Predicted 3D model of a 311-nucleotide part of an RNA (small-subunit ribosomal RNA, central domain) from Handroanthus impetiginosus. Its Rfam family is "Bacterial small subunit ribosomal RNA".

[in-house]
Context: one part of a larger RNA
């Protein structure tokens, strides 16, 4: 390189952002490439095909023509892409004022420290990791309605950059409450269930380290394709006193089931369908994520990564 793959068999980077790169909506122009079509050269010369002729007939010989393909000028034709120019709005983005006292007046009463019952739910929210006492404050995103702004400004994204659970490291501070490490029973033995004590540790600030079955074990965008039933956020419309209730619209989020896929279990509008675009990965088990260079960390370790040898 090509082919087959990546939920569970080898194999989605923990996750997000962007750069170069790769792709890219919809009409009309310009210009080049790319296919087609006629035409014109060329494609020595024998050979071969065909028409005659010669030779008593035939090979050989002799004259005259041509398919059919390639190469290269020229003119043309439809469609595609890529540039050029201009336009569009279905993707994609922007956008929406300012002011509203004040007092330990009131409450607690040895300190301290950590975690926040009830609501509470297959809920809500954030790229993940994560987030839950009550207020308030900054602060960042999504989704809804209106359908006003700009007019492809977009998708993915090597490297590179951020964030990154628990444990662990440096200093400092805290220390209620649990509790690695240790001691004592148990037991053939007990690196454990069991008791007892209590360090580091968990917690907070300032920095490190960057890994987990970082799990939906399922990269990210766009469009297509039955239903049926909940839930959360909101809109219309019907209803009413007014909520529900009904019927629909649009975003999440569950179950449940067709077609379709799949070894099979399952998946099934949040695909594991049907397609396009575009990274990351895997190629028989072990050795082995080990050696060995490199890079990073203070250190533990991270990352990157073989081969001999067996089978």
């Nucleotide at each position: 390189u090509u082919g087959a793959g990546u939920a569970u068999a080898a194999a989605g980077c923990a996750u997000c952002u962007a750069u170069a790169a790769g792709u890219g909506g919809u009409u009309u122009u310009u210009u080049a490439a790319c296919u087609c079509c006629a035409c014109u050269g060329u494609c020595a010369a024998a050979u071969c095909c065909c028409a005659g002729g010669a030779u008593u007939c035939a090979a050989c010989c002799c004259u005259a023509g041509a398919c059919a393909a390639g190469c290269a000028a020229u003119g043309g034709a439809a469609g595609c892409u890529a540039c050029c120019a201009a336009a569009c709005u279905g993707g994609a983005u922007u956008a929406u004022g300012g002011u509203c006292a004040a007092a330990g007046a009131u409450c607690u009463a040895a300190a301290a420290a950590a975690a926040c019952a009830c609501c509470a739910a297959u809920a809500a929210c954030a790229a993940a990791a994560a987030c839950a006492c009550u207020c308030u404050g900054u602060u960042g995103g999504g989704c809804u309605g209106a359908c006003a702004u700009u007019g492809a400004u977009a998708c993915u994204a090597a490297g590179g950059g951020a964030u990154g659970a628990a444990a662990g490291c440096u200093a400092g501070a805290a220390g209620a409450a649990g509790g690695a490490a240790g001691a004592g029973a148990u037991u053939a033995g007990a690196u454990a269930c069991c008791u007892u004590a209590a360090u580091a540790g968990u917690c907070c600030u300032a920095g490190c380290c960057a890994u987990a079955a970082a799990g939906g074990a399922u990269g990210g965008a766009u469009a297509a394709u039955a239903g049926g039933u909940g839930u959360u956020a909101u809109g219309c419309g019907u209803a009413u006193c007014g909520a529900c209730c009904c019927a629909u619209g649009c975003a999440a989020u569950g179950c449940u089931a067709c077609a379709u896929c799949u070894a099979a279990u399952a998946c099934a509008a949040u695909a594991a369908u049907u397609a396009u675009c575009u990274c990351a990965c895997c190629c028989a088990a072990g050795a082995a994520g080990u050696a060995u260079g490199u890079u990073c960390a203070c250190a533990a370790g991270a990352a990157u990564g073989a081969a001999a040898c067996u089978c």